[in-house]
RNA sequence: GAUGAAAAAAGGCAAACCAGGACGAAAGUCUGGGACGCAAAGCAACGGGUCUACCGCUUGGAAUAGCGCCAAACCAAUCCAAGCCAGGAUCGCCGUGCCGCUCAU
Numbered sequence: 001g002a003u004g005a006a007a008a009a010a011g012g013c014a015a016a017c018c019a020g021g022a023c024g025a026a027a028g029u030c031u032g033g034g035a036c037g038c039a040a041a042g043c044a045a046c047g048g049g050u051c052u053a054c055c056g057c058u059u060g061g062a063a064u065a066g067c068g069c070c071a072a073a074c075c076a077a078u079c080c081a082a083g084c085c086a087g088g089a090u091c092g093c094c095g096u097g098c099c100g101c102u103c104a105u
Base pairs, nucleotide, nucleotide: 002105003104004103005102012038013037017033018032019031021030022029023028036092042098043097044096046095047094048093049090050089051088056084057083058082059081060080061079062078066074
């Protein structure tokens, strides 16, 4: 330097769940505990997947101003519901890139 992870050692990480506050619209993230697992469960959202849908867009309903002599009808704003959307999240879903411990050859 290359290839690999059967066994071993030292150390490392930490799912669910619990607690707490912080951030966030949410998904989720962070901190402490915890330990299902992990040889990259180290780092990077680049590609795919998955999750979420604030904003935005579309549709439907209601409806004020407006229009109208009045009412009805129509209907900006506004409210409600549904759908779509990543620029959000996830690297402990997969791929990819970069870096690295131990051991074996």

A computed fold for a 105-nucleotide RNA from Ammoniphilus resinae, annotated as c-di-GMP-I riboswitch aptamer. The coordinates come from a structure-prediction model, not an experiment, and the mean pLDDT is 82. Rfam family: c-di-GMP-I riboswitch aptamer. Rfam links the family to the GO term cyclic-di-GMP binding. Of the family's consensus pairs, 95% are formed in the model.